[in-house]
RNA sequence: GAGUUUGAUCCUGGCUCAGAACGAACGUUGGCGGCGUGGUUGAGGCAUGCAAGUCGCACGAGAACGAGGUAGCAAUAUCUCUAGUAAAGUGGCGGAAGGGUGAGGAAUGGGUAGAUAACGUACCCUUGAGAUGGGCAUAACGUUCCGAAAGGGACGCUAAUACCCGAUAACACCGCGAUAUAGUAGUAUAUUGCGGUCAUAGGCCGGGGAUUUUCGAACCUGGCGCUCAAGGAUCGGUCUGCUCCCUACCAGCUAGUUGGCGGGGUAAUGGCCCACCAAGGCUGCGACGGGUACCCGGGCUGAGAGGCUGAUCGGGCACAUCGGCACUGAGACACUGGCCGGACACCUACGGGUGGCUGCAGUUCGGAAUAUUCGGCAAUGGACGAAAGUCUGACCGAGCGACGCCGCGUGCGGGAUGAAGGCCCUAUGGGUUGUAAACCGCUUUCGCGAGUAGGCAAAUCAUGGACGUCUAAUAAACGGCUAUGUUGAGUAAGGCUCGUAAAGAAGCCCCCGCUAAUCACGUGCCAGCAGCGGCGGUAAUACGUGAGGGGCGAACGUUGUUCGGUGUCACUGGGCUUAAAGGGCGCGUAGGCGGCCCUGUAUGUCGGGCGUGAAAUCCCACCUCUUAAAGGUGGAAUUGCGUCCGAAACUACGGGGCUGGAGUGUCGGAGAGGAUGCCGGAAUUCCUGGUGUAGAGGUGAAAUUCGUAGAUAUCAGGAGGAACACCGGUGGCGAAGGCGGGCAUCUGGACGACAACUGACGCUGAGGCGCGAAAGCGUGGGGAUCAAACAGGAUUAGAUACCCUGGUAGUCCACGCUGUAAACGAUGAGUGCUAGGUGUUGUGGGUAUUGACCCCCGCAGUGCCGUCGCUAACGCAUUAAGCACUCCGCCUGGGGAGUACGGCCGCAAGGCUAAAACUCAAAGGAAUUGACGGGGGUCCGCACAAGCGGUGGAGCAUGUGGUUCAAUUCGACGCAACGCGCAGAACCUUACCUGGGCUUGACAUCCACGGAACUCCUUGGAAACAAGGAGGUGCCUCGCAAGAGGAGCCGUGAGACAGGUGCUGCAUGGCUGUCGUCAGCUCGUGUCGUGAGAUGUUGGGUUAAGUCCCGCAACGAGCGCAACCCUUGUCUGUAGUUGCCAGCGAGUAAAGUCGGGCACUCUACAGAGACUGCCGGCGUUAAGCCGGAGGAAGGCAGGGAUGACGUCAAGUCCUCAUGGCCUUUAUGCCCAGGGCUACACACGUGCUACAAUGGCUGCCACAAGCCGUUGCUAACUCGCGAGAGCACGCUAAUCGGAAAAAAGCAGCCUCAGUUCAGAUUGCAGUCUGCAACUCGACUGCAUGAAGGCGGAAUCGCUAGUAAUCGCGCAUCAGAACGGCGCGGUGAAUACGUUCCCGGGCCUUGUACACAC
Repeated sequence: GAGUUUGAUCCUGGCUCAGAACGAACGUUGGCGGCGUGGUUGAGGCAUGCAAGUCGCACGAGAACGAGGUAGCAAUAUCUCUAGUAAAGUGGCGGAAGGGUGAGGAAUGGGUAGAUAACGUACCCUUGAGAUGGGCAUAACGUUCCGAAAGGGACGCUAAUACCCGAUAACACCGCGAUAUAGUAGUAUAUUGCGGUCAUAGGCCGGGGAUUUUCGAACCUGGCGCUCAAGGAUCGGUCUGCUCCCUACCAGCUAGUUGGCGGGGUAAUGGCCCACCAAGGCUGCGACGGGUACCCGGGCUGAGAGGCUGAUCGGGCACAUCGGCACUGAGACACUGGCCGGACACCUACGGGUGGCUGCAGUUCGGAAUAUUCGGCAAUGGACGAAAGUCUGACCGAGCGACGCCGCGUGCGGGAUGAAGGCCCUAUGGGUUGUAAACCGCUUUCGCGAGUAGGCAAAUCAUGGACGUCUAAUAAACGGCUAUGUUGAGUAAGGCUCGUAAAGAAGCCCCCGCUAAUCACGUGCCAGCAGCGGCGGUAAUACGUGAGGGGCGAACGUUGUUCGGUGUCACUGGGCUUAAAGGGCGCGUAGGCGGCCCUGUAUGUCGGGCGUGAAAUCCCACCUCUUAAAGGUGGAAUUGCGUCCGAAACUACGGGGCUGGAGUGUCGGAGAGGAUGCCGGAAUUCCUGGUGUAGAGGUGAAAUUCGUAGAUAUCAGGAGGAACACCGGUGGCGAAGGCGGGCAUCUGGACGACAACUGACGCUGAGGCGCGAAAGCGUGGGGAUCAAACAGGAUUAGAUACCCUGGUAGUCCACGCUGUAAACGAUGAGUGCUAGGUGUUGUGGGUAUUGACCCCCGCAGUGCCGUCGCUAACGCAUUAAGCACUCCGCCUGGGGAGUACGGCCGCAAGGCUAAAACUCAAAGGAAUUGACGGGGGUCCGCACAAGCGGUGGAGCAUGUGGUUCAAUUCGACGCAACGCGCAGAACCUUACCUGGGCUUGACAUCCACGGAACUCCUUGGAAACAAGGAGGUGCCUCGCAAGAGGAGCCGUGAGACAGGUGCUGCAUGGCUGUCGUCAGCUCGUGUCGUGAGAUGUUGGGUUAAGUCCCGCAACGAGCGCAACCCUUGUCUGUAGUUGCCAGCGAGUAAAGUCGGGCACUCUACAGAGACUGCCGGCGUUAAGCCGGAGGAAGGCAGGGAUGACGUCAAGUCCUCAUGGCCUUUAUGCCCAGGGCUACACACGUGCUACAAUGGCUGCCACAAGCCGUUGCUAACUCGCGAGAGCACGCUAAUCGGAAAAAAGCAGCCUCAGUUCAGAUUGCAGUCUGCAACUCGACUGCAUGAAGGCGGAAUCGCUAGUAAUCGCGCAUCAGAACGGCGCGGUGAAUACGUUCCCGGGCCUUGUACACAC
């Protein structure tokens, strides 16, 4: 920095990711080299080899094999060489180093700075002195004994640089002193006096040859070695300060404990050890206990501060099978020494012995996991030696491992037809792989093969030479110089040259977001992925594969771990009203912090010097390996500690002073502050008596309950307990809890005024102590009311509740305990500072007044509003949540859990303290927009109400569910599916079923061939279809013609393709339904808000309306509303046939029938008209509302068309279009028959009825709109009728359908299953049609079912509406009770908005947002 809580937002907060690192491991892959690095686990066990020896110039003794000689016949003996060698021993030095490991250890340790006046130091260096006379042994060896072995005993011999004694001796050591200097107390250093004490090897080697000689030597000399002492260097011992993990759910620990005196012991201090004496010592600055851990230089990370870590390299410590112990030694309590004990392992003759890889290799077990039983002492270093040299698994090298870092390579240039191929993609044109390949040219690092120069080498050693030192010496020895020679594991590495051919050398992870990189197929909540969010339920960029792409590259991913990001433990650098977080409140201990002035000191602080801060590492510069990694040289740094000098502002400390902080005093008033005692009235209940009678009580309604044994009500009297109405108030008091009748006594605190006194006496406060509502507990009282538990009655699906009737603990008092609360202002205490306004309580002052108010100014409290500032916001705001300081408490994701365990407290209940496993990707705060509420306000709608008529019951029609079936094709499902798609299924339709057929197909485009198209006939067949026959030759162009070509059509054939009412309406377009003709939905700019958003659109009025007006941080605008459109209603103009007929004429039985006319009606075109325009009232002078006039019509005149942003993954892939999938001799196409019409049932929508406001019969009127040439059909004739026959007119204001019906006028019926109703059924017919069996409509005769107005429930309608009556049309051959239209007759009711349903606006709550 990002992802992740939400519809969105801001904040809080956790989880997760991107980075770097590693002694790593695992998976896939793997060309070369350099430098590093490699048992992190079992400090488990170990076979085998090697890892510490060396010195003959300290010493004694001293082989053998073998070779040769002599003697012997031989066995054998002996001599020489082997050889003063090997091996062993005495002795010396070294085995305390080097190498390994990290078990233990929280201090006997590490780091750092000091101390040692409390110490040691072999080998090395310097200096001084010395080195004399003697002596006793012992191993080896020899003899012998024991034992399986390991090993041991006895006797005997012998040497030394082994051991012992004596001498000598100091500046050494011991004792007692002196002087000087120094210091830090004992003292130290230097010089010095007296007394005492202590050593040795004159050995070994070389040279010399003067002197002596027993010819060994003495002696001289050089070297090495020895003794004593002093000093140095080095390395150590001990002590001290500071510092070094977690835990208080470890709070007290301690008898050698703390100290002293005196001893012992040590190199040395010391209870290190001992005797005695004293009673101390440590601890909240964490003792004691528990856990964990080697520490450091450093390493990793980080901007830093920090955090984590302690492999390799270096310093220290500790350990060496486990535990203990000492010996030797300069040094050890000793890795490859000893003793004892334990465990383990091995040998054994069972008696007894032996062993210690945490050295280098190696082995086994364990483990995710870690190498060769390699070479060499050539170099570096070490031990011994005079030296040569020997030893050295230290070390130097090699081997194995991509374990890490670094470098190199796997080719480079050209090359387009952008090849082929691809199980790749595709909008089928192409794209991509891709300059990639092929092909041409070039190069050869690395690899492989062959060759070659140089080189790690300098030193040591040997020999020679010149010089120097020593010396009597040109010997010798020593020192550096020089010449020659000698020695190499790695290794014949690397370098160079030649040959070879692009030749031998690329993978891993990822591609939804974070996070660079996408398509196709497969799969279908399966298989799987996943770090977090999350993907997968048929179109998966997230799974698997392919193609393409991205990243890194001899590696790439994964896992684990650390730091970072994480300011998420906050020193740098966080917080606590509501997100996690202020202790319930006070008093106060330790501690922390602390007013003003002067002065001193120098604790912190600041400056400088010196010492130290090892090397390596890191950083910088330069340099060396071809480069890099790596390495070398130098510098810087090492932020620390110590010490010395200096400064004195601040801090601290010492001294002196001050009054402002704090306190005291005097005066004054306020108050439910506390404790105790006494008193009072009202009310409840109970008791007694009176009056009085049937109820009372209680509830939403009731009941339990009380009451005729007299309740309730009422009056009088009495008992008893508890609480104190009004006053009473965001009034008062108190630290908080809390405190309320009156009076008295005792008592705490605050406040005001005054300014006398003290002189910083202050603030906070871990632990501690105290107080602490209610409930609860103990003991004893008390008990009126109320009332957990409990009982009963109700409510309810239930009701262990809410409501009611009762009722016990308790509520009250005393004493004791408990110690918790939303103990809240969810806000710790204190101090100072930072605009105001307005209430209120207490008190003081001023002005004024006769006085009391009012008014003004303070102090102390207590409220509200508000500026700056703060806050995530809400909000806080001199009573801070502002600006600062001081101190305390507390927080660190949610759940688990304030729980378990432990401890403390409590009589108990329980309280305080307080985890973890596991689990989640959140949990949360504030605010926003919606939605919702059996929240509020307001408004509307046939929403209710008021009415009228229905549905639900019957029969039938129709649709649906269900069931059935070969099939009963499919879709539609609350409103908003169900007389819906279907404006019309006998065949067709038709998609379904059965059967018969076809396969380039019923249909489209392209190609080839043939044929005009086409018409007719025969056979088979249910048809489709199959087989066969006959007739037939058009149009355009060219050409004389024959003929050729073409358009169109038909047939045959091949393949590209057609076809699909197959799936997905949750992949879609289009169209539609619905909320809803509801009044809403938005935008630009501005403003406000961190933001989501808000404002506008809210408010006051008004409207059918976001309609209009007014106001307003808004101003405008858009889609909606309205209007513009159609139609009906009035009038005018124009026009006058097919319409009309007033007047005139003709004419009829009658009739606009005719002449004529266009006035009227009407028709159909154009206009007018209505706008709250006018008047009055109301209203804000507005918008508008109410009433009126005029008018055909009045406040939207009636009706229609018109449907905002959006919602319902609403409906439709079967209207159409369309992505994807599926099918291709079938899921396509053709045909026949069947089915969609089934039928125990259930539901929706309708029709007809149940009758007299009716039915039947007869007579008689009045419409509108619509339709008609494959059509409507007059008139006439026939038929009871459906209808038939014949036939005029009409392409229709002309003719026809056409009769309107209800109504009206008469008659019959008389309340019944009827002269109601018409289902069902029988028979006979008509019509349409190829065809009415399944399965049409209609007619006549006969038949005459249910049904007497319909349960719960439910629908429509506010006026020309409901209701009722008929007429027409679309579809259609035929087939409406449905649908769409038309007119006739023609009501009732609306008080009103409480309620039901739906909706609009404002507001409120929300833990809802797939939104109740």